[in-house]
RNA sequence: AAAAAAGUUUUCUAGGGUUCCGCAGCAUCGCUGGCCUGGUCCGAGAGAAGACACACAGCUCAUGCUGUGACACGGAGGGACAAAAGCCUGGGAGAA
Numbered sequence: 001a002a003a004a005a006a007g008u009u010u011u012c013u014a015g016g017g018u019u020c021c022g023c024a025g026c027a028u029c030g031c032u033g034g035c036c037u038g039g040u041c042c043g044a045g046a047g048a049a050g051a052c053a054c055a056c057a058g059c060u061c062a063u064g065c066u067g068u069g070a071c072a073c074g075g076a077g078g079g080a081c082a083a084a085a086g087c088c089u090g091g092g093a094g095a096a
Stems, first nucleotide, its partner, number of pairs: 007052006015042002020039002022036001023033004054069006071091001073094001077089003
């Protein structure tokens, strides 16, 4: 200095807010409140589990089967949806 499957996806969790529901209040065809536990909802690169794929090794006449796949500190600002976030930018800048 450069590269890498450090891949794609499903379900869920930590977390997050407030469109809808519920709840609470009010001056009640509605309005306000998330400094309301919640259901719907959003949701992790550095959280969990699964599926597929990939790499390597071993086994099998063969289709295939089994095993392994480590590590991961981190802003500010900006962006989306109703809104926010551990979402996206981003395994980014930076640090080491």
Molecule: Guanidine-I riboswitch aptamer
Organism: Planococcus rifietoensis